The RNA shown here (SAM riboswitch aptamer (S box leader)) has 112 nucleotides and comes from Oceanobacillus polygoni. Model confidence (mean pLDDT): 83 of 100.
[in-house]
RNA sequence: CUCUUAUCAAGAGUAGCUGAGGGACUGGCCCGAUGAAGCUCGGCAACCUUUUAUGUGAAAAACAUAGAAAGGUGCUAAAUCCUGCAAAACGUAACGUUUUGAAAGAUGAGAG
Numbered sequence: 001c002u003c004u005u006a007u008c009a010a011g012a013g014u015a016g017c018u019g020a021g022g023g024a025c026u027g028g029c030c031c032g033a034u035g036a037a038g039c040u041c042g043g044c045a046a047c048c049u050u051u052u053a054u055g056u057g058a059a060a061a062a063c064a065u066a067g068a069a070a071g072g073u074g075c076u077a078a079a080u081c082c083u084g085c086a087a088a089a090c091g092u093a094a095c096g097u098u099u100u101g102a103a104a105g106a107u108g109a110g111a112g
Stems, first nucleotide, its partner, number of pairs: 001112008013041001015040003021031003025084001027082002042076003047072003051067006080104001085101007
C1' cells in the first nucleotide's frame, strides 16, 4: 500500500512543555493567544492478548454471557461536525426538508 471483516449519535483534562494553526478531501459551518497542531502526563473505552466468574460440555478443548484492566493498539470539541452519490416520501417560484442505502474516511483484527 491492497484485500476481507467488525465498529463509528456513548465516554474521556481548569495539567506540564511549546507557540499558529486545526477539524482527511469538496462545499459549508466551526474551533484557536481565555493557546491550534505536536510531545509528556492524566483519563476514556474494551477491538486483540492475558486473567476471573457463570452456563453448555467428558474436558484446564471450544463456544456464549458478565466482570477486571496487566499487556498491544485506539480515542480524548461539535454524530465520522454537516455535506458529496443513489432511491423514496413530503412541500416549492427557484429549490428544499426528512428517511434509507451506498461511496469516502477512521480504528481494530486477519490476510497478501